[in-house]
Molecule: TPP riboswitch aptamer (THI element)
Organism: Actinophytocola sp.
RNA sequence: CAGUGUCCGCACGGGAGCCGCUGCAGCGGCUGAGAGGGAGCAUGGAGCUCCGACCGUGGAACCUGAUCCGGGUUAUGCCGGCGCAGGGAGCGUGAUUUCAUGUCGC
Numbered sequence: 001c002a003g004u005g006u007c008c009g010c011a012c013g014g015g016a017g018c019c020g021c022u023g024c025a026g027c028g029g030c031u032g033a034g035a036g037g038g039a040g041c042a043u044g045g046a047g048c049u050c051c052g053a054c055c056g057u058g059g060a061a062c063c064u065g066a067u068c069c070g071g072g073u074u075a076u077g078c079c080g081g082c083g084c085a086g087g088g089a090g091c092g093u094g095a096u097u098u099c100a101u102g103u104c105g106c
């Protein structure tokens, strides 16, 4: 000096599974960043909407393939593969070296 990372602002995208306790509810357990915290609506039941928390804006948040393959588990996307396969949401005359990185000079 740059502004890749990082941070900030605004915007946008996304998921909420499995098991046990007799069923609903509730409680507990597993993995995880998150497994629905709040409000409203609907209902015979399953649900739906808004807000919030969390993650992500692409080498993976998430969806599809997939009622997939291997391993393991009481069980489950629980772990690995598939997988730089196909999709998938971004901008800023913002900040930044007592952070990383890169570049130039001494």
Stems, first nucleotide, its partner, number of pairs: 001102002004100002006095002008092003011057004017030005037051005062087003068081004